[in-house]
Formats: sequence, structure tokens, C1' cells
RNA sequence: GCGGCUGUAGCUCAACUGGUUAGAGCACUCGCCUGUCACGCGAGAGGUUACCGGUUCAAGUCCGGCCAGCCGCG
Repeated sequence: GCGGCUGUAGCUCAACUGGUUAGAGCACUCGCCUGUCACGCGAGAGGUUACCGGUUCAAGUCCGGCCAGCCGCG
């Protein structure tokens, strides 16, 4: 340099053939429980879907660009 894959919450990951309010587990906060802690139970908070643009009535999903990581080729 060329090709492929990946990028979504603090972390690990879902999200169907483009369609209703982007969810789960862990972590965090509060409450219940307990003599206390932990465990358990309930509730809550947390998102510019890496970033920039395009297509569409509608984009996490399709297209282009760009950045980063991983793999392969040279």
C1' cells in the first nucleotide's frame, strides 16, 4: 500500500428483511430484608449507536468518507 471483519450505556454484548419508546447481564444509586455486611428482592439513573455526510416518509441497520483495533496479502 491492498482486501476483509469490528466499533451501540462505565464493562461485556443484543437489536430479525430499514419501521412503534435502542434493550439484557455485570457495575453504579436508592429502598426492602438483616443486629451489621454480604446474598436475595424491588425501583431508578446512565445512549450524539466511534466521527462526518448522503439516500429514504422513516437509518443502530443501506451508501460514501474518515479514524481506531484485529486478521490476511504484498
Record summary:
Transfer RNA from a Patescibacteria group bacterium, 74 nucleotides, folded computationally. The prediction has a mean pLDDT of 80. Its Rfam family is "tRNA". By type it is a transfer RNA.